[in-house]
RNA sequence: GCCUGUAGCUUAGCCAGGGAGAGCGGCGGACUUUUAAUCCGUUGGCCGGGGGUUCAAAUCCCCUCAGGCC
Numbered sequence: 001g002c003c004u005g006u007a008g009c010u011u012a013g014c015c016a017g018g019g020a021g022a023g024c025g026g027c028g029g030a031c032u033u034u035u036a037a038u039c040c041g042u043u044g045g046c047c048g049g050g051g052g053u054u055c056a057a058a059u060c061c062c063c064u065c066a067g068g069c070c
Base pairs, nucleotide, nucleotide: 001069002068003067004066005065008024009023010022011021018055025043026042027041028040029039030038048064049063050062051061052060
């Protein structure tokens, strides 16, 4: 100097501001002799932290922390 950080895990959304989503997982149920698989329901993140701009910030600006590369 550049890149990354969003749910327990993997991540979309960021460029161009306006409802926080998906898959896996967890929990309950159906099915099954049982497990697995499948199906139904349900659960979970104030978006690494702080500040600013704005009616409104995951998104824009500043500082900062952690990790990676040069």
This is a predicted structure of a 70-nucleotide RNA (transfer RNA) from a marine eukaryotic metagenome.
Model confidence (mean pLDDT): 84 of 100.
Rfam family: tRNA. About the family: Transfer RNA (tRNA) molecules are approximately 80 nucleotides in length.
The sequence is in RNAcentral, with records from MGnify.